[in-house]
RNA sequence: GGGCCGGACGGUCGCUGUCGCAAGACAGAGGAAAGUCCGAACUCCGCAGAGCAGUGUGCCGGAUAACGUCCGGGACGGCCGGUUCAAGCCGGUUGGACGGAAAGUGCCACAGAAAACAUACCGCCCGGGCCGCAAGGCUCAGGUAAGGGUGAAAAGGUGCGGUAAGAGCGCACCGCUGCCGCAGUAAUGCGGCGGGCAGGGCAAACCCCACACGGAGCAAGACCAAAUAGGGAGGAAGUUCCGGCUUCGGCUGGGCGCGUGCCGGCUCGGUGCGCCACAACCUCCGGGUAGGUCGCUUGAGCCUCGCAGUAAUGCGUGGCCCAGAGGAAUGACCGUCCUGCCGGAAACGGCAGACAGAAUUCGGCUUACAGGUCC
Repeated sequence: GGGCCGGACGGUCGCUGUCGCAAGACAGAGGAAAGUCCGAACUCCGCAGAGCAGUGUGCCGGAUAACGUCCGGGACGGCCGGUUCAAGCCGGUUGGACGGAAAGUGCCACAGAAAACAUACCGCCCGGGCCGCAAGGCUCAGGUAAGGGUGAAAAGGUGCGGUAAGAGCGCACCGCUGCCGCAGUAAUGCGGCGGGCAGGGCAAACCCCACACGGAGCAAGACCAAAUAGGGAGGAAGUUCCGGCUUCGGCUGGGCGCGUGCCGGCUCGGUGCGCCACAACCUCCGGGUAGGUCGCUUGAGCCUCGCAGUAAUGCGUGGCCCAGAGGAAUGACCGUCCUGCCGGAAACGGCAGACAGAAUUCGGCUUACAGGUCC
């Protein structure tokens, strides 16, 4: 660094689900069930064309249902080892938002002369002047960027030559860059020729380029459907009687009759309301709510073996069924043991058991984790 396990066994009483007439039997949290950060399945709204804005992704190839995940490769950086006079090169290991800094804008603290149209603090060097016997010192005008110093970073590096001192000034090697060739699916690598060398860093700063992106989420959504209230359509029954009032149209009280609701098992009876369509009553229709059912766990499922592949993974054979609650079960106690701590000379006694806990379901990532075990 990685993989695996994540206290064990038994009993009693409960809880949830399935089966059963019943008695009862069987099953009942995790490696992360977590964060909800990505990607999907599924469902609904809907048809999302174009432009702008926004968000995300960003080396190459592969895996996959898909992915920002995984596997393999490349380049780069760090570390270790080897090698070289040195720069560098080679090997191993490891890291990651790894397109563009030669479109533009911006930033680069402190320190430092200078942080990007380069510059000159110390230093080095040629020349002039002054001082000095001399060595040398001071000063002026220039040359220089090798050395020192600052910094995370200083305008290619190392070595040799060269020079007054220096400098790609010249040369060799390394780096860089342009072209060509070869190898590779590609990223890219290798080689040859040319160029003295431009182009400091930051894009997880704005930005540019390429590609992708409709939204909401199981409280999605589908079905059944009460009481009460409200909406729509329809249905049933009156007058020959008596009284009062009258604007002479009718209004109203009673009788009798009819319809209907309630009491009632039914009739009788009692009682309320109504009798020409307002209301009430009855029947039907439709929407919603409470409530119930489904979605709901057989699935990109798990295990064994074989085959293909460097691997991720895929294909095949055989076997298995492994929580489905809904204010929400998965618990409590006891015994034996295990581990740790404390006390004790010992026997033994006491305390504690990591992180955490399903809620539509998968694939990932990230985070938490006592202890044990393997490589």
Predicted 3D model of a 375-nucleotide RNA (Bacterial RNase P class A) from a soil metagenome.
RNAcentral holds the sequence, with entries from MGnify.
The prediction has a mean pLDDT of 78.
Rfam family: Bacterial RNase P class A. Rfam describes the family as follows. Ribonuclease P (RNase P) is a ubiquitous endoribonuclease, found in archaea, bacteria and eukarya as well as chloroplasts and mitochondria. It is annotated as a ribozyme.
Of the family's consensus pairs, 94% are formed in the model.